[in-house]
RNA sequence: GAUCCAGGUCAGAUGAUCGCUUUAUACCUCAGGUAUAAAGAGGAAAGUCCGGGCUCCAUAGAACAUGUUGCCGGGUAACUCCCGGGGGUUCUCUUGUAAAGAGAGCUACAGAAAGUGCCACAGAAAAUAUACCGCCUGCAUGCAGGUAAGGGUGAAAUGGCGGGGUAAGAGCCCACCGCUUGGCUGGCAACAGGCAAGGCAUGGUAAACCUCUUCAGGAGCAAGAUUAAACAGCAGCAGAGUUGUUCGCUCGAUGCUGCGGGUAAAUCGCUAGAGCAUUCUGGUAACAGUCUGCCUAGAUAGAUGAUCAUCGAUAACAGAACUCGGCUUAUAGACCUGGAUUUUUA
RNA sequence: UGGCCGAUAGUGUAAUGGUAGCACUACAGAUUCUGGUUCUGUUUGUGAGGGUUCAAAUCCUUCUCGGCCAG
Repeated sequence: GAUCCAGGUCAGAUGAUCGCUUUAUACCUCAGGUAUAAAGAGGAAAGUCCGGGCUCCAUAGAACAUGUUGCCGGGUAACUCCCGGGGGUUCUCUUGUAAAGAGAGCUACAGAAAGUGCCACAGAAAAUAUACCGCCUGCAUGCAGGUAAGGGUGAAAUGGCGGGGUAAGAGCCCACCGCUUGGCUGGCAACAGGCAAGGCAUGGUAAACCUCUUCAGGAGCAAGAUUAAACAGCAGCAGAGUUGUUCGCUCGAUGCUGCGGGUAAAUCGCUAGAGCAUUCUGGUAACAGUCUGCCUAGAUAGAUGAUCAUCGAUAACAGAACUCGGCUUAUAGACCUGGAUUUUUA
Repeated sequence: UGGCCGAUAGUGUAAUGGUAGCACUACAGAUUCUGGUUCUGUUUGUGAGGGUUCAAAUCCUUCUCGGCCAG
C1' cells in the first nucleotide's frame, strides 16, 4: 500500500431574502391581527415484535385454562434485551500422516431411564429390533448346526481402533479411546483436568404431543379528568361487577341488555425527563457513582418550503402525535479505530 | 387502535413431513378441402430469505403483498 471482517461518528454547512407553526413581550379595529426576539422531525421518527413509566376498573384474592422463558454469572425500572464466560458447531489459515493451534461466525443450549408418537423408499432387519451375501463344521450339491468379525442397503444397523484367542467368530481377553459410578484439584458457577473401579450397553427426533421450570389481573392517551350543550321514549331480564371458566367477595331495578331520538364545543392530560453533553473514580465489559454545563416540537383536516452565492459535500432510507429502554427491517457515501491475510521498502 | 386469516403453472384447484397432481388455456403432431370438434404429446409452479430434519408446499422465524371482524 491492497483485500476481507467487526465496531463507531456524521446524515450537508455558512450567509441573505420571502413564506409556515409555537412561546414571550408590546400595540391594535381584541373569535383575531401587526412588530421584535428565540426555538422548530430521525438514526431509524418505520414495523407494532417485547418490556416499562402513567391512567382507569372497589375484589389488584385462589384454582384451572391459555400463553410465555429455558447453560452459568453479572447489568437494568424491567425484559424473550445487553455484557462476560462455558458447552456444541461451521468456515478460513499455519504446521502437517493424523491430530493440534490461531482467527472469524452461529447457537431455538432443561428433560429421550415418566409416558405416548414418528423415522418414507431401499434393506434380512429401523426398537417387543436380524441373517440377504459371506465364513466355519457335519452329511452331501442340498440340508442341518454355529456366527455377527467382513460385504451390501440406507441419513442412521447392537461402542470404536490395534493385538491375542477361536472350527470360524464375538469385550471372549488385554491396552488405548468412549460410557457409567465414586471421590480429588481449579473455578462463585456452568464446567475443565487427573485418579480409581466397573457391567462392557438400545439409535435419532421435543421448531412432535408431553414433563419440569420462569413470568403473566384486565384494558389502554381514541387511557382518563374538568367545564359547556342537549334531551324521547319503548321492550325485556334476577342479575351485575374489565380475557375465558369455576370458587370466594361486593353491590343489586336510581341496575343491566336491545331498539330508537337528541347533543357532541373547549381546556387539561401534552412535555424538566429511569433527559442530553462532558470531567473523574470503580469495573475485563455491559454499566454504576460523581463534577460542570444545557433546556431542545407539542400540531389537532395536522407546522420548517422556495430562491441566490460560496464550500471542506455524501445524500440514500426517509416525517413526531403520551413517553422511554431494546429487537427487527430499509439505507447513498465520507471519516476513524481494531483484527486477519498479503505486497514492497528499511 | 386491537384481533384473525391467506399467498401453488397464464387461470382455477388438490397434496396436512417421504415422487408437486388434475382441469381449462398455450404450443406441436394426427384427422379434415379449410376451420371447429376429437385423439396423442410437450413446456411453464409452492410470495421472498434464513433455520430444524436424512428429507419441507407442509414445522419455526424475518420480510413483502392481500383480505375479514370489532371499536